[in-house]
Molecule: transfer RNA
Organism: Gammaproteobacteria bacterium
RNA sequence: GGGCCUGUGGCGCAAUUGGUAGCGUACCUCCAUGGCAUGGAGGGGGUUGUCGGUUCGAAUCCGAUCAGGUCCA
Numbered sequence: 001g002g003g004c005c006u007g008u009g010g011c012g013c014a015a016u017u018g019g020u021a022g023c024g025u026a027c028c029u030c031c032a033u034g035g036c037a038u039g040g041a042g043g044g045g046g047u048u049g050u051c052g053g054u055u056c057g058a059a060u061c062c063g064a065u066c067a068g069g070u071c072c073a
Stems, first nucleotide, its partner, number of pairs: 001072007010025004019056001027043006049065005
């Protein structure tokens, strides 16, 4: 320098090849217990690495770019 893969709440992951982002865990509040552990109920938190384009509509399609991994030179 070139090819490919990955990037989504704090962490780990999902989202039918376009229809407005969800699960587990963690965190906060409440309930049960004398208390802890544990269990139950509820809640907050992300505009999807970044920028731009296409579209009525983009995590998803296109281009550029950044970071990590891997292969080739």